A computed fold for a 74-nucleotide RNA from uncultured Agathobaculum sp., annotated as transfer RNA.
The sequence was found in a public genome assembly.
Rfam family: tRNA. From the family's description: Transfer RNA (tRNA) molecules are approximately 80 nucleotides in length.
[in-house]
RNA sequence: GCGCCAGUAGCUCAGCCGGAUAGAGCAACUGCCUUCUAAGCAGUAGGCCGGGGGUUCGAAUCCCUCCUGGCGUG
Numbered sequence: 001g002c003g004c005c006a007g008u009a010g011c012u013c014a015g016c017c018g019g020a021u022a023g024a025g026c027a028a029c030u031g032c033c034u035u036c037u038a039a040g041c042a043g044u045a046g047g048c049c050g051g052g053g054g055u056u057c058g059a060a061u062c063c064c065u066c067c068u069g070g071c072g073u074g
Base pairs, nucleotide, nucleotide: 001073002072003071004070005069006068007067010026011025012024013023019057028044029043030042031041032040050066051065052064053063054062
C1' cells in the first nucleotide's frame, strides 16, 4: 500500500435483506428482605448507534469519505 472484520449504555454484546418510543446480561442507584453484609426480589437511571456527507417519506441498518482497533497479504 491492498483486502477482510469490528466500532451501539460504564463493560460484554444483540439488533444491521430500512419502519416509527434502540434492547439484554453484568455493573451503578433506590426500595423490600436480613441483626449487618452478601445472595435473592422489585424498580430507577444511563446510549439518539465512531465523525462527516449522500440516497429515501423514513437510516443504527444502504452508498461515499475520514478516524480508531484487529487479522491477512506484497